[in-house]
Context: one part of a larger RNA
Molecule: small-subunit ribosomal RNA, 5' domain
Organism: Bacillota bacterium
């Protein structure tokens, strides 16, 4: 000297950008953070039109209350689909293939995306919603009967694909491996919406044709993941020995996948002073701080890995988890309760108690950017974009410029002549950043959808519909925010440490080893430049010291 997620003390004007529980992984009221899809599916419930029946009433034509059927719009418990494994918190365990670097996987897997072939034909039973009855304070269930599908289930096909079995030629070598021909055996699937009448059809229609979204199969990418090794990660030896699934083999399970991962058995090894084991502390990294560098120190925001969601265990659906706002069990707490039983889990966003030296708003909005769902319109989206609070940091800006000596008054100081404050102030002349009023007023929005064209692909098609271009009108929380103008008006804006020596900066008083400073040296016991006030001065400034912690 340079540094912080700082905190305290005295002060405070404006912006921009960051950035804010380091402590009790302490206990949490309330609210919101994961939902969508009616273009999977059968109900209900609402309205419209249509056609049939039709009471009571009326000038018996007809209206009409209400009931059926048929179509269309809206709405949604429920079955079902895809997402709830992303995204967002914490840092608790973790000295470990946990991470960081390089590597392998001839030991794997990957929904959705993207390229390619090939295919989606025929059947069958449930079941929830629902309706009826019953338990229960509630959660929440029980029997009954009905009914759907892109919900289960069989069959059929198999270009593939996979398993075994051959044949051949490469390659690699520890088992082996890929490619290519032969065979035997096994394994899919769904169906919606739009349109149309070329083909099937005597007509309508659809069981037919047709675009689109879907669905099954294999291949090959892309993207995400497992697992396996090199080497490298804190300190203690006042821890020297540790180990029985331990080390290694064969057989068999088990997974996507090698492997003591598990298992019978069989050998009896394996690891250690080049630090096992134990024992403390700790999530790691890119970074960050510091340093000429080499170190050293740190891991807060931001990125990436990892680990965990009340403790503890444990599987289940799933491509994907042993799953923070799923399930189950056992605990510890808290809350209902009709005492039989049942609810909950902020280390998500605010927020509260509580701990502490200390750390914000129970805000707006999905207009942007990104996610999920959906064919879209759209829905959700405390991620995100804002905004709010706080000098916690950086950074920029202001607190007025210019002229002005009777060197004014006052204050300190004096050798009493006078110095000093100090061009300071007052006056004069001016600007107007910031302020206050008033008025204009953005960019961030430009995709998507829609409609018209234009060129294109499927197609019989002048239906339809993909794909791509152009053009049109609409979308803003921030916000009347930023920014522009115009008026007023020096008017409203400066402190904070320090002045023996290190170190820039000196006099008076007052006090008397007393009351005090103090980073080290050390002031202080009657002239104290060192304590305490004043003037005066120095240093930095919206911060100025203090304290803590690294270098």
């Nucleotide at each position: 000297g340079g540094a912080c997620g700082a905190a305290c003390g005295c002060u405070g004007g404006c912006g921009g950008c960051g950035u804010g529980c380091c402590u009790a992984a302490c206990a949490c009221a309330u609210g919101c953070a994961a939902g969508u899809c009616g273009a999977a599916c059968g109900g209900a419930g609402a309205u419209u039109c249509a056609g049939a029946a039709g009471a009571a009433g009326c000038c018996u034509a007809g209206c009409g209350a209400u009931u059926c059927u048929g179509a269309g719009u809206c709405u949604u418990a429920g079955u079902g689909g895809c997402g709830g494994a992303c995204g967002g918190g914490u840092g608790a365990g973790u000295a470990a293939c946990g991470c960081g670097u390089g590597g392998g996987u001839a030991a794997u897997c990957u929904g959705c995306c993207c390229u390619u072939g090939a295919g989606c034909g025929g059947g069958g039973g449930a079941u929830a919603a629902c309706a009826g009855u019953c338990g229960g304070a509630a959660a929440c269930g029980a029997c009954u009967g009905c009914u759907a599908a892109u919900a289960c289930c069989g069959c059929a096909u198999a270009c593939a694909c996979u398993a075994c079995c051959g044949g051949a030629g490469a390659c690699a070598c520890a088992u082996g491996u890929a490619c290519u021909c032969g065979g035997u055996a096994g394994c899919a699937a769904a169906g919606g919406u739009g349109g149309c009448c070329u083909c099937u059809u005597a007509a309508c229609a659809a069981u037919g044709c047709u675009a689109c979204c879907g669905c099954u199969u294999a291949a090959g990418g892309a993207u995400g993941a497992g697992c396996c090794c090199g080497c490298g990660u804190c300190u203690g030896a006042u821890u020297a020995g540790c180990u029985a699934g331990u080390a290694g083999g064969u057989g068999g399970g088990g997974u996507a996948a090698a492997g003591g991962c598990c298992u019978a058995c069989c050998u009896a090894g394996g690891c250690g002073a080049c630090g096992a084991u134990c024992a403390g502390u700790a999530g790691c990294c890119g970074g960050c701080c510091u340093g000429a560098g080499a170190g050293g120190g740190u891991g807060u925001a931001c990125g990436g890995c990892c680990a965990c969601a009340c403790u503890g265990g444990a599987a289940c659906u799933g491509a994907g988890a042993c799953a923070c706002g799923g399930u189950c069990c056992a605990g510890a707490c808290u809350c209902c309760u009709a005492c039989g039983g049942g609810a909950g889990g902020c280390a998500g966003c605010a927020g509260u108690g509580g701990g502490g030296a200390a750390u914000a708003u129970u805000g707006c909005g999905c207009a942007a950017u990104g996610g999920g769902g959906g064919a879209a319109a759209c829905c959700c989206u405390g991620a995100c974009g804002c905004a709010g609070c706080g000098a916690c940091g950086c950074c920029g800006c202001g607190u007025g410029a210019g002229c002005g000596a009777a060197g004014a008054a006052g204050g300190c100081c004096u050798u009493c002549g006078g110095g000093u404050u100090g061009u300071a102030a007052a006056g004069c002349u001016c600007u107007g950043u910031u302020c206050u009023a008033a008025g204009g007023g953005a960019c961030g929005a430009a995709g998507g959808a829609c409609u018209u064209g234009g060129c294109u692909g499927u197609g019989a098609a002048u239906a339809a519909u993909g794909g791509u271009c152009a053009a049109g009108g609409g979308u803003g929380a921030c916000g009347g925010u930023a920014c522009c103008u115009u008026a007023g008006g020096a008017g409203a804006a400066a402190g904070c440490c320090c002045c023996g020596g290190c170190u820039a900066a000196c006099u008076a008083c007052g006090u008397g080893c007393c009351a005090g400073c103090a980073g080290c040296c050390g002031c202080g016991g009657u002239a104290a430049u060192a304590c305490g006030u004043a003037g005066g001065g120095g240093g930095c400034a919206a911060g100025c010291g203090u304290u803590g912690u690294c270098c």